The RNA shown here (transfer RNA) has 72 nucleotides and comes from a Promicromonosporaceae bacterium. Its mean pLDDT, the model's own confidence on a scale to 100, is 81. Rfam family: tRNA. Rfam describes the family as follows. Transfer RNA (tRNA) molecules are approximately 80 nucleotides in length.
RNA sequence: GCUCCCGUGACUCACGGGGAGAGCGCCGGACUUCUAAUCCGUCGGUCGCAGGUUCGAAUCCUGCCGGGGGCG
Numbered sequence: 001g002c003u004c005c006c007g008u009g010a011c012u013c014a015c016g017g018g019g020a021g022a023g024c025g026c027c028g029g030a031c032u033u034c035u036a037a038u039c040c041g042u043c044g045g046u047c048g049c050a051g052g053u054u055c056g057a058a059u060c061c062u063g064c065c066g067g068g069g070g071c072g
Base pairs, nucleotide, nucleotide: 001071002070003069004068005067006066007065011023012022013021018055025043027041028040029039030038048064049063050062051061052060
């Protein structure tokens, strides 16, 4: 330099045109003599950035940034 994959809560990942979610975690509560475990509730997101397509974009297209693999 070329090419492929990935980027979504603190972390690990779903959702692949119309509602942003799960596990885990923090916090509060229940239980317990206390802790752990378990249960309940809550909090937490510019869906990497910019532009385009569309009535509508996390999702499709282009460029860029970051991470990883392959080739030279």